Predicted 3D model of a 474-nucleotide part of an RNA (large-subunit ribosomal RNA, domain I) from uncultured bacterium JM9_B4.
Context: one part of a larger RNA
Formats: sequence, structure tokens, C1' cells
RNA sequence: CGUACGUGGUGGAUGCCUUGGCGAUAGAAGGCGAUGAAGGACGUUGUAACAUGCGAUAAGCCUCGGGGAGCUUGUAAACUAGCUUUGAUCCGGGGAUUUCCGAAUGGGGAAACCCACCUCUUUGAGGUACCCGCAAGGGAGCAAACCUGGGGAACUGAAACAUCUAAGUACCCAGAGGAAAAGAAAUCAACCGAGAUUCCCCUAGUAGCGGCGAGCGAACGGGGACCAGCCUAUCUAAUUCUAAAUAGUGGAAUGAUCUGGAAAGUUCAGCGAUACAGGGUGAUAGCCCCGUACACGAAAUGAUGAAUAUGAGAUAUCAAGUAGGGCGGAGCACGAGAAACUUUGUCUGAAGAUGGGGGGACCACCCUCCAAGGCUAAAUACUCUCUAUCGACCGAUAGUGAACCAGUACCGUGAGGGAAAGGCGAAAAGAACCCCGUUGAGGGGAGUGAAAUAGAACCUGAAACCGCGUACGU
Repeated sequence: CGUACGUGGUGGAUGCCUUGGCGAUAGAAGGCGAUGAAGGACGUUGUAACAUGCGAUAAGCCUCGGGGAGCUUGUAAACUAGCUUUGAUCCGGGGAUUUCCGAAUGGGGAAACCCACCUCUUUGAGGUACCCGCAAGGGAGCAAACCUGGGGAACUGAAACAUCUAAGUACCCAGAGGAAAAGAAAUCAACCGAGAUUCCCCUAGUAGCGGCGAGCGAACGGGGACCAGCCUAUCUAAUUCUAAAUAGUGGAAUGAUCUGGAAAGUUCAGCGAUACAGGGUGAUAGCCCCGUACACGAAAUGAUGAAUAUGAGAUAUCAAGUAGGGCGGAGCACGAGAAACUUUGUCUGAAGAUGGGGGGACCACCCUCCAAGGCUAAAUACUCUCUAUCGACCGAUAGUGAACCAGUACCGUGAGGGAAAGGCGAAAAGAACCCCGUUGAGGGGAGUGAAAUAGAACCUGAAACCGCGUACGU
């Protein structure tokens, strides 16, 4: 030095676990805000920090209910000082307080700061921005997606590229609601008829459109979901009754033996079940605990539905600078095309139910409807959020970026980017005391424990890598 075996170190794979995620189902809710929001700054506990809660009444105050023995939030003990069966802590409803910034609104401003004026009952309280409105009063700002409207790309595809496509997508702006939008035929159809809108399945990748390229792509009709019609619709507040929600209450039935650190395991003998869902307890528990099936429950808040009675209430001479036309655009599956229809920037411009629009150039016949005023639930879309439940979803390089004090540390002038990091044990019983050592680090005894090669750098502890011992070889 090598090989083999043994035994360690290092390292943190693997196994097991789960407080966190992901996806879904059902129901609820779908808003908050000048009565000052969302989001923050700064404070606040007897004791430093951070988190949580709260706001100078500051881990809280009052009240109404629930509940029934301990409590004074967590990391997180300890000390100190207290509260509580005259019912605390805790849970739920309502109320009070709620600094400063922030739409931020007295003026200013480099947010959480600076500087004012007026009034009053003056250690204090209130008022003083802007817009609409005669006034009363209203607005503003924020919020995940869904919705309507106004604007509106490019990459890309066409194997280049210009019409075209991507796509009316992304994105920007405005606005609204729990849904929005649409909506009761100047609609379709085809000589038979249907009868508002919306959504789904088919019709159908059909008819068509298309440098007839790439691609784009209906409708009629049929089947379903839901159905509602009106402008005499409807709306408003009040009273009464009533359901749900927001704390909770009751809730069956087991003992012993053996093994073991521990029984829920084994064996023996029982019991409950409208409850053998699930979780916990020192291993695997229907009968130990929490629960579960089932049966009950609200002072207060809230507001759905119903009833009663009251009050309020609306356009029009039935739609004229309109329909239609020319020019230029846009939307319709339809790219100007034979291009109807809808819309409108510009120029024009009717008729008046004996009338007018449409039936895909246009004309006639026929059929059908009545524009230029308005309202309208449901079926449909979505999920920041709450409750319950589920998963041939993940299990710490996975699953959210984030299981852990994470949008943190850190990086960047900034917009912005953005981690790593879980596990002792059943219980801290977290190692008194002694020894070596620098009053170290670390270790050896002792002790705890089932186990300490479970010792806090803590479950298991693979490999790479580094030692030690023995044997053999050189």
C1' cells in the first nucleotide's frame, strides 16, 4: 500500500409520521367604505424580544345568553402580584372605546409629520376639501374571479411575407351586480307552421367564407334546462306570524389472565349498537376519553317567506333629421363579393296603418311582423370568503414560493426577484453529584429511561469520503 472481515467517524439517502398544502362536492355568503374602509405606522401585559389580540377605557370595558372550575394569550419557564361557586377564565349576540397615516377631506407634506382658523357649556368637544343637488341627502376609495361597455397589440401560423391568422386574445380604461348581459318579434319559417331571452346536447366541422392558402365556420330544425310577462307592470315603509344561522345540552355498553416499560395485543368470560364515522390514550380499544347515531336548545342579533292594512307611483298626439339613400368604415361564420341584414363618421332624406319593415342583389305575387320609448324573475358564469364532508391527491428536493415567525432572510437605485429550514422521549423523567480540562469546548463515571450508538449537532441512519483492529499478500 492492497484485499477480506470486523468496528467507528462523517453524511443525511431511505422507511415511517404530519401540524401544511392540492383538488372537489353540498350549502351559505357575495361585499367593505366620510358613522372614515382595505392596508399600515406607533403604542399597549409587573419583567427584554417577536408573534397574536387590543387602542391612551389599549392580551382589554359594559350588557344579554351559554358554561361550570379553575384562570391571568403563544414561543416559555420562573418570580412577583392577583382574580374566581356573590360563577372567574372561556364561547356566542349586541354595545362602548377605537392614537396617527391612508379615499384622507382645514392648509401643507419626503405617509404615519408640520402649520392653522372658527364656534361652544374651553384641562375639552365640534367644525373648516372637492363634485352633484333648492334642500334633505348622495358620491369618492378598496376588493379574487365572473359581467357589460370604450380602446386594443405583437410573438406566432401561413413552413418566407403583405390580405389573412394569432384575436377582438393579452393588456389599458370606465362601470355594475350577486350575478351581469339579453329579453316579450318591424323574429323565424315556407304556403305547413312556430311564438321573448339565456344555457346545454345535436344539426356539423355540414352550408358557406378563405392570397379558395393557412385557416375561419354558422343557421333552419330537433332534444333538454328554465319558464312570465308587462308599462293597471311595480315599488316603499309599518305591524304580526314563522323557518334557517350565530354559543350549546343529553347521549349506550368490560372485566380478569399472560407477555411487556406501557395493553388497546393474547387467552377466558360478558355487554351495547338508530352509536363498528373519525380521532386520542405508554403497541392494534364498539364498551377508557373526545365524539358518532339519535333527541333537544337562544335572552339578543339578524333577516327569508307569508298575511294584514297603508302610502307612493309611470312614457307617448305610438316614437323624424328617424327609416331609407350616396361616400368611407365596422359587426354579422360571410375578407366588396351577386351581398341582403345590423351599425354609423359625413352629405342627404320619406311615408303616416288606404301606411311601413322583412322573407340574402333586384322586381312581382304571396306570407309574416310593426322600428325609430321603457321594465322584467328563473335556467347561465365565477369564488377573496364561511360551514360540513370527501379523495386509486402530495408526504418535507413532494405538496402552495411558504408544514418552521415566508412574500421572511437575502439580492436590486427601482420595477422586481426571492430562498434554505419539520421529527429526542410515553412522559423532560432534558443528566443531581464526582473527575479531566482554561470557572472552556469536549469527554469519563454516576443517575433517569424500555432504550442514551434515543443526550438536545437528539427517530431510522444508505452511499460517496476518512479512520481503527485482525488476517493474508507485497

The full RNA is in RNAcentral, with records from SILVA.